[in-house]
Molecule: small-subunit ribosomal RNA
Organism: uncultured rumen bacterium
RNA sequence: GACGAACGCUGGCGGCAUGCCUAACACAUGCAAGUCGAACGGACGAGGGUAGCAAUACCCGAGUUAGUGGCGAACGGGUGAGUAACACGUGAGCAACCUGCCCUUCACACUGGGAUAGCAGUUGGAAACGACUGAUAAUACCGGAUAAGACCACGCUCCCGCAUGGGAGAGGGGUCAAAGCGCUUUAGCGGUGAAGGAUGGGCUCGCGUCCAAUUAGCUAGUUGGUGAGGUAACGGCCCACCAAGGCGACGAUUGGUAGCCGACUUGAGAGAGUGAUCGGCCACACUGGAACUGAGACACGGUCCAGACUCCUACGGGAGGCAGCAGUGGGGAAUAUUGGGCAAUGGAGGAAACUCUUACCCAGCAAUGCCGCGUGAGGGAUGGAGGUCCUAUGGAUUGUAAACCUCUUUGAUUAGGGACAAAGAAAGUGAUGGUACCUAAAGAACAAGCCCCGGCUAACUAUGUGCCAGCAGCCGCGGUAAUACAUAGGGGGCGAGCGUUGUCCGGAAUGACUGGGCGUAAAGGGUGUGUAGGCGGUUAGGUAAGUUAGAAGUGUAAUACCCAGGGCUUAACUCGGGUGCUGCUUCUAAUACUGCUUGACUUGAGUGUCGGAGAGGAUAGUGGAAUUCCCAGUGUAGCGGUGGAAUGCAUAGAUAUUGGGAAGGAACACCCGGAGGCGAAAGGCGGCUAUCUGGACGACAACUGACGCUGAGGCACGAAAAGCGUGGGGAGCCAAACAGGAUUAGAUACCCUGGUAGUCCACGCCGUAAACGAUGAUUACUAGAUGUGGGGGAUCGACAUCUUCCGUAUCGCAGCAAACGCAAUAAGUAAUCCGCCUGGGGAGUACAGCCGCAAGGUUGAAACUCAAAGGAAUUGACGGGGACCCGCACAAGCAGCGGAGCAUGUCGUUUAAUUCGAAGCAACGCGAAGAACCUUACCAAGACUUGACAUCGCCGGACCGUCAUAGAAAUAUGAUUUUCCCUUCGGGGACUGGUAGACAGGUGGUGCAUGGUUGUCGUCAGCUCGUGUCGUGAGAUGUUGGGUUAAGUCCCGCAACGAGCGCAACCCUUAUGUAUAGUUGCCAAUAUUCAGUUAGGAACUCUAUACAGACUGCCGUGGACAACACGGAGGAAGGUGGGGAUGACGUCAAAUCAUCAUGCCCCUUACGUCUUGGGCUACACACGUGCUACAAUGGCUAUUACAAAGAGCUGCGAGACGGUGACGUUAAGCGAAUCUCAUAAAAAUAGUCUCAGUUCGGACUGUGGGCUGCAACCCGCCCACACGAAGUCGGAGUUGCUAGUAAUCCCGAAUCAGCAUGUCGGGGUGAAUGCGUUCCCGGGUCUUGUACACACCGCCCGUCACGCCAUGGGAGUCGGGAGUACCCAAAGUCGGUGAGCUAACCAUCUUGGAGGCAGCCGCCUAAGGUAAGACCGGUGACUGGGGUG
Repeated sequence: GACGAACGCUGGCGGCAUGCCUAACACAUGCAAGUCGAACGGACGAGGGUAGCAAUACCCGAGUUAGUGGCGAACGGGUGAGUAACACGUGAGCAACCUGCCCUUCACACUGGGAUAGCAGUUGGAAACGACUGAUAAUACCGGAUAAGACCACGCUCCCGCAUGGGAGAGGGGUCAAAGCGCUUUAGCGGUGAAGGAUGGGCUCGCGUCCAAUUAGCUAGUUGGUGAGGUAACGGCCCACCAAGGCGACGAUUGGUAGCCGACUUGAGAGAGUGAUCGGCCACACUGGAACUGAGACACGGUCCAGACUCCUACGGGAGGCAGCAGUGGGGAAUAUUGGGCAAUGGAGGAAACUCUUACCCAGCAAUGCCGCGUGAGGGAUGGAGGUCCUAUGGAUUGUAAACCUCUUUGAUUAGGGACAAAGAAAGUGAUGGUACCUAAAGAACAAGCCCCGGCUAACUAUGUGCCAGCAGCCGCGGUAAUACAUAGGGGGCGAGCGUUGUCCGGAAUGACUGGGCGUAAAGGGUGUGUAGGCGGUUAGGUAAGUUAGAAGUGUAAUACCCAGGGCUUAACUCGGGUGCUGCUUCUAAUACUGCUUGACUUGAGUGUCGGAGAGGAUAGUGGAAUUCCCAGUGUAGCGGUGGAAUGCAUAGAUAUUGGGAAGGAACACCCGGAGGCGAAAGGCGGCUAUCUGGACGACAACUGACGCUGAGGCACGAAAAGCGUGGGGAGCCAAACAGGAUUAGAUACCCUGGUAGUCCACGCCGUAAACGAUGAUUACUAGAUGUGGGGGAUCGACAUCUUCCGUAUCGCAGCAAACGCAAUAAGUAAUCCGCCUGGGGAGUACAGCCGCAAGGUUGAAACUCAAAGGAAUUGACGGGGACCCGCACAAGCAGCGGAGCAUGUCGUUUAAUUCGAAGCAACGCGAAGAACCUUACCAAGACUUGACAUCGCCGGACCGUCAUAGAAAUAUGAUUUUCCCUUCGGGGACUGGUAGACAGGUGGUGCAUGGUUGUCGUCAGCUCGUGUCGUGAGAUGUUGGGUUAAGUCCCGCAACGAGCGCAACCCUUAUGUAUAGUUGCCAAUAUUCAGUUAGGAACUCUAUACAGACUGCCGUGGACAACACGGAGGAAGGUGGGGAUGACGUCAAAUCAUCAUGCCCCUUACGUCUUGGGCUACACACGUGCUACAAUGGCUAUUACAAAGAGCUGCGAGACGGUGACGUUAAGCGAAUCUCAUAAAAAUAGUCUCAGUUCGGACUGUGGGCUGCAACCCGCCCACACGAAGUCGGAGUUGCUAGUAAUCCCGAAUCAGCAUGUCGGGGUGAAUGCGUUCCCGGGUCUUGUACACACCGCCCGUCACGCCAUGGGAGUCGGGAGUACCCAAAGUCGGUGAGCUAACCAUCUUGGAGGCAGCCGCCUAAGGUAAGACCGGUGACUGGGGUG
């Protein structure tokens, strides 16, 4: 885009079309084929006449008509079941034919005869329908006559053709006709024979016409001949005989599907799909068979028979055929009225009038389609109300939309008028239809929906929902902020329709003729040879099949397209004309190319002569080395094997070594030997010799003269391996199976020790491989460079060089290619031929065929399922890949942890509660720099409800404080005391009590909605950008490379040049110095004191401000003359001097809603608030982090030195006194370089202990005290005395540390009423080791592989279990269509017979004959039956695999 459509929602009018696609299922009822009295005899008969008184009789008679007869019924109408066929289309042919009615022409129509229906009578039957007897007519039937080159046989003449042959003419012989009706007696209508025409048909042929080869062979009347029959006619159409043919890979036969065409739909076209309506042809008429009649049928509304079904029946027997028009049931998603009319067109009959006509013309129903029209038009802002939404609360949007004003009336409604279609001289005739159309009237009045709004694709917000409900054409949306679901508002599209579904074409170059591919995406056959076929070198002649041009015929009509027109108001629709219909046939012409044919040529191809190269093939022989085995000697304890071992061999002497020997079998060593050679090709070929033998290559140019290329089938090879059969052989390396040993969780494996088939030979199978260059064969052309094998030429010439041919390799340009890459050995440019591909899986499977001994091979599907599978390249990540580098990462060391006791945190458990968070590193002395109450978030109990806290309204009052009672307290009640501040005197403000509602409040949820903050990789050296360049692109380059560094630090190089965030530096501190300053700090000199106490000093220390100093600056060596490294000098310090602060782009949905802030959700007499008590402190256990120890480098006692950094008024607290002590009493000084905390300890000196569970160790417990605090029971710290546990250096494993570091020793601070073994700081004493980077861990750079990309904690394979789905096999079983053979055989044609019957004709006439009929028989034969198979389908216990979850 289209539709014979259907479904959903909606629906105003008209015109024109269309309307059972399914059950060729079954049909009630009505109608659809009759007509003619001018063919015939009757019957009835309006009316009339004659006779008669009448009854009645007779006659005429319009008209009606059953029957006989004629014509029609073979047309028209329906349907598409069958049919793959001369059925259809197209073009030819019939010298092999027929043709009623119609037209033209010629001729004729004489004379006889016997019947029969109707009718009458009798009679059977329920009916349908008959039977018998009697009479009768014809345009019914029959005899005779006449008759023609009409027919038959014979012979003759002429002409023609396309083989049989045809035409014309005349001759004698034979055969065959007829019907009348009507009339005003003139027409006219008929009849018979013949010829011609027209129309319609029959038959034959060329070409075209679906799928399957998992259908490859089919055929006996089959193919042909002769003869006879039959037909309108040819013909095996049929029959007898004879011959053995005919068809088929150019697809026979078989199976499936299907009416064919003009045309219709789509498409740029070529095509692809379809075959409704309209038109042509065919076939069919309940199913099957058959003939009759006829001009025509094997007959839709005829006959006979058989079958199935339905109906009637008196049970004896009958009737029927809507795929005609309506209509019914059924089926189905689905398809109309039991309408009007013969007025028109057409048909049948008739002389005609006319009759019939569901053909046809009309109407009805249906938005089924196409076309046209309307549902109003113009103005109108106060941007109304309402709705909706956002909300910044202003507004925005619906929206000129409405209201309102002006105007119009198509359709619908009412009324009036009113057709064409009707013609040929006139008249008559209208179903449609009082319709179309015209006029008038009234009033905007009565007339809009559907789908969509994430992208494709035009159109966006809110609310609800919360992986639910749902959407979805593809991608996909929905798990609490959904433009994707639902609803609403708004918007977009189309519009009497709009969407959905289905089907077809297009897009799809996705079957590629136009117009595709095959190295890696699907796709080159394993290889050759060669048949058919396809294609084919140079040249000349002929021919004209292809080809080209012209002409003629045909290509029905309609449709479609185009041109210019006509008719409906327009359009759709329709009418006439032109063009056209790409095709087929015939004729003529041309001859470039192709074909055919005749001749010639040599360059393709082949032959010949000469030559060298070679693992080419086959057969036979032969050789050495090695392995194994045997004997002997030497010799002794191991050998062998592995990552390490063991099994195995060995004291019965192995392995090793020496000598000798034997049997053989297999393979041909390092070397030669080479990405080298050979081979028709592939598989392949390797000692030497001989014999036989094939091919390639080079040179020459003698011969043939296109002999060529490719190659479906076929045939051959396939000596890769494995495997099979028969027979040999078997030394050994080896080696499935098997055995043993190891490894391992297991190890039916990898490793080891053995070892059988096999590996070898002969013969025969198998026929496959990643049979690969994943690249078919041949030919020609298209830059080069470099190797290598063979041959030749140039040269006198080895070599070298140049050149040429054939091979074999590497690189590379153009070109090609998705990229990778290929690139004269093409994957380039062209040509020819073959093979193959068409999404993944299912599956190279199933079934079937063929091959095979088997294994198996070959050919090779479908159902079902998925939205991908795949290629190449890119960036990352990863690797039990590689290279380089770094780090207390390992190593080297020191001290620990893990064992004990205790402290502390966590898990778990318990509990009314043991609040919550943190969870590998990067949670666990963490949030918590300090839980007895408070804190506190938890639990129990008791209370409050505008609230403990904030703001606002109203009323009242100062509030606070003190006391009493109840209570555990909160709280409640009462008493007492007090009377705020400002003022313009109106009032206002702070505080407080009460009251109403807005609101407060929440440590309730979500850290996966967030901000902020933090951890971690990691103080690792990285992370990026602009411009340029390269690439189709993702991307790359820069940032890689060579060096160097702690460093992407720096240098050099480079299609890159620059830049940013990081690194470094700038900051703080520490180490040295200088200057300035000199108290509270300092004291060298002078005095002085118990004392830097005081005077004094400003030197020193120190303090705290400024500055200096270090930069590879200097020297040497190395390096590339660089960066830099090493060494040195000087210096307090040397190569970032030490330490700190400082944390790139990012990762972990890392942590935190319980610091804080915050969206959304939730609670609101409670999830808020207050109070008391309890809990966070529990305790079989487990883990982390610490403290103290286990002792002599020590403990204890005594004496005696040396710090730094801090803190202090709710504070630090000297001194004195008391106390064994914790501490208490009193109290000076100090807001601090002044006073206090505050004795530093380890160390040192002296003594003691003497290796013990101790004079170590201090847990636990008891008693008595101290301090803080409202309060130390749960649950604090300290002191004294007593008690005196475990523990004697810690398994596997594991942590920290590289110098003022580890270790060790004390001091201080924050928090804090009190409560550190924790944390953060401070100083004292003060080591050991570092070979080095193989390994473990982490990280960085480059590179490589990848099927990973939530990125190895990835991805992913198979079994098993369960559910579902389709499918193969399957004992069978059920059914179907087709065929074969036989049996039976209806009706019927034909034939035979016909003793029965018999009008026409004949005769010699009671009868006979001719002819005919019944009956019977025979051939054929439908249906039916029987039998054996083949094919297809359904189903089937069980079973096989497959798909999916």